[in-house]
RNA sequence: GGGGAAUUAGCUCAGUUGGUAGAGCACUAGCUUUGCAAGCUAGGGGUCAUCGGUUCGAGUCCGAUAUUCUCCA
Numbered sequence: 001g002g003g004g005a006a007u008u009a010g011c012u013c014a015g016u017u018g019g020u021a022g023a024g025c026a027c028u029a030g031c032u033u034u035g036c037a038a039g040c041u042a043g044g045g046g047u048c049a050u051c052g053g054u055u056c057g058a059g060u061c062c063g064a065u066a067u068u069c070u071c072c073a
Stems, first nucleotide, its partner, number of pairs: 001072007010025004019056001027043005049065005
């Protein structure tokens, strides 16, 4: 220098054919217990890496950029 992949909640990851952003763990509160742990119920938490484009509508499609991983030279 060139090719490919990844980027979504605090962490690990889903998200189907473009149509209201989700799960597990973690966190908070309540119940249960003498207490802790476990369990049950409820709740909080998101600029979907950044910028732009297409579209009535973008996490999803297109382009550029950034970071990480990988292959080639």
About this RNA:
The prediction has a mean pLDDT of 81. Predicted 3D model of a 73-nucleotide RNA (transfer RNA) from a Bacteroidota bacterium. RNAcentral holds the sequence, with entries from ENA. It matches the Rfam family "tRNA". From the family's description: Transfer RNA (tRNA) molecules are approximately 80 nucleotides in length. The same sequence occurs in records of 2 taxa.